[in-house]
RNA sequence: GCGGGAGGACGGGCGGUCGCCCCGGGGCAGGCCCCCGGGGAGGAAAGUCCGGGCUCCGCAGGGCAGGGUGCUGGAUAACGUCCAGUCGGGGAAACCCGAAGGAAAGUGCCACAGAGAACAGACCGCCCGGCGCGCGGCGAUGCCGAGCGCCGGGUAAGGGUGAAACGGUGAGGUAAGAGCUCACCAGCGGCCCGGGCGACCGGGCCGGCUCGGCAAACCCCACCCGGAGCAAGGCCAAAUAGGGGAGCGUUACGAGGGUGGCCCGCCCCAGGCUCCCGGGUAGGCCGCUUGAGGCCCGGGGAAACCCGGGUCCCAGAGGAAUGACCGCCACCCCCUUCCGAGGGGGUACAGAACCCGGCUUACAGCCCUCCCGCCCGC
Numbered sequence: 001g002c003g004g005g006a007g008g009a010c011g012g013g014c015g016g017u018c019g020c021c022c023c024g025g026g027g028c029a030g031g032c033c034c035c036c037g038g039g040g041a042g043g044a045a046a047g048u049c050c051g052g053g054c055u056c057c058g059c060a061g062g063g064c065a066g067g068g069u070g071c072u073g074g075a076u077a078a079c080g081u082c083c084a085g086u087c088g089g090g091g092a093a094a095c096c097c098g099a100a101g102g103a104a105a106g107u108g109c110c111a112c113a114g115a116g117a118a119c120a121g122a123c124c125g126c127c128c129g130g131c132g133c134g135c136g137g138c139g140a141u142g143c144c145g146a147g148c149g150c151c152g153g154g155u156a157a158g159g160g161u162g163a164a165a166c167g168g169u170g171a172g173g174u175a176a177g178a179g180c181u182c183a184c185c186a187g188c189g190g191c192c193c194g195g196g197c198g199a200c201c202g203g204g205c206c207g208g209c210u211c212g213g214c215a216a217a218c219c220c221c222a223c224c225c226g227g228a229g230c231a232a233g234g235c236c237a238a239a240u241a242g243g244g245g246a247g248c249g250u251u252a253c254g255a256g257g258g259u260g261g262c263c264c265g266c267c268c269c270a271g272g273c274u275c276c277c278g279g280g281u282a283g284g285c286c287g288c289u290u291g292a293g294g295c296c297c298g299g300g301g302a303a304a305c306c307c308g309g310g311u312c313c314c315a316g317a318g319g320a321a322u323g324a325c326c327g328c329c330a331c332c333c334c335c336u337u338c339c340g341a342g343g344g345g346g347u348a349c350a351g352a353a354c355c356c357g358g359c360u361u362a363c364a365g366c367c368c369u370c371c372c373g374c375c376c377g378c
Base pairs, nucleotide, nucleotide: 001374002373003372004371005370006369007368008367010365012329013328014327015326016325017324018323020040021039022038023037024036025035026034027033042349046360047359049358050357051356052355053354054229055228056227057226066225067224068223069222070221071085072084073083074082075081086100087098088097089096090095101220102219106218107217108214109213110212123159124158125155126154127153128152129151130150131149132148133147135145136144137143138142167185168184169183170182171181172180186210188207189206190205191204192203193202194201195200233286234285235284236283243277244276245275246274247273248272253271256268257267258266259265293312294311295310296309297308298307299306300305330347331346332345333344334343335342336341
């Protein structure tokens, strides 16, 4: 210098003008008015995919159903997250990736191709026997040899198919073969020794020789999980219309009932007026931002993280503020150029809504640290 890998920080700056939301103080007793001061989006505020706090409802305890997680140890309020490790895979390396329990509990599935796909299978080939055919040789009515065809059987060594074909190499063995036998290797199971908290690693001995894959198929095993969500939930509380109660008035308007055979009369009473009580709605307020908080220092730990001390207060809206414009500068692109510069354009993804911890996804540009490989120079 080039190429690659890992981690982290930032994500326009300064000044001016006009505005918006919230808080504190003052004018002022109060205010939606005015003045002064302070604060005002993110690394993802996003997707709403996990986990927790908080709130209401439910709940003795246990089980079933359903859902989730799934190597080991640790961290944490908790997690499907993080840290460290183990094993497996990729890479020359730095490093990266992994839903990584159980398939000799059971059931099921294994496309296409292929003869055969799980207590397998004979298509080609190889070997044996029988029959037939023609050929060659000879010591010749027969015998021997190689070949072809058909039939019966053996064979998993070789070819071929496939993601996968029932261990690999060599030797013995055999008609040809085959863990059929043996040696070594691989795999599986059992026992033992050593290391590690553990997953697991290293080594030794023995065994039958070999028992395929899929559980992001059902299932089995272990562990975890009650439901709904700030439109949770709570408080204050109109107008109008309902509900309940008390009083007045029913002599005069009037529907009805009782007494009575009927009328008058008497009694009860809806409608009326006044007042009170209670529930809900509109509306307002709380919940609301001080919190598993930020920064600095010290300590523990390999790390995630934890502990102690100091210090700071850092949006809280509610149709929803956090903006717009101008000037200078920074960065990138294009054009012109008398190489001094000038002109034009652009600066991402995205916008809090109860709050946190994560994951995932989007993102113009820029900076820092460490590591691996190659080349060059000293």

About this RNA: A computed fold for a 378-nucleotide RNA from a Candidatus Dadabacteria bacterium, annotated as Bacterial RNase P class A. Its mean pLDDT, the model's own confidence on a scale to 100, is 77. It matches the Rfam family "Bacterial RNase P class A". It is annotated as a ribozyme. The gene name in the source record is rnpB. RNAcentral holds the sequence, with entries from ENA.